[in-house]
């Protein structure tokens, strides 16, 4: 430098919930606020999950379309620190 690891240290990030505002909605952004996270950084290829609208279906359940969600998981980029 490069790959395993994650003890220690500097610091990161923000679950659940409150407020405000955006959205039909899931959701999203800002503020507070910690459940946790060694990539809980980035990113929507592929799986998964839910949401809106349409049909088939007696229903369950299934097909289209179109957002959503990276803190479900894979996968690819990228990153501090070293008892080891």
């Nucleotide at each position: 430098g490069g790959c395993c690891a994650g003890a220690c240290a500097c610091g990161g990030c923000a679950c659940a919930c409150c407020c405000a505002c955006c959205g039909c909605a899931a959701g999203g952004u800002g503020g507070g606020g910690a459940c946790g996270c060694a990539a809980a950084g980035c990113c929507a290829g592929g799986g998964g999950a839910g949401c809106g609208c349409g049909g088939a279906c007696c229903a369950u359940u299934c097909c289209g379309c179109g957002g959503u969600c990276a803190g479900c998981c894979c996968a690819g980029c990228u990153g501090c620190c070293u008892c080891g």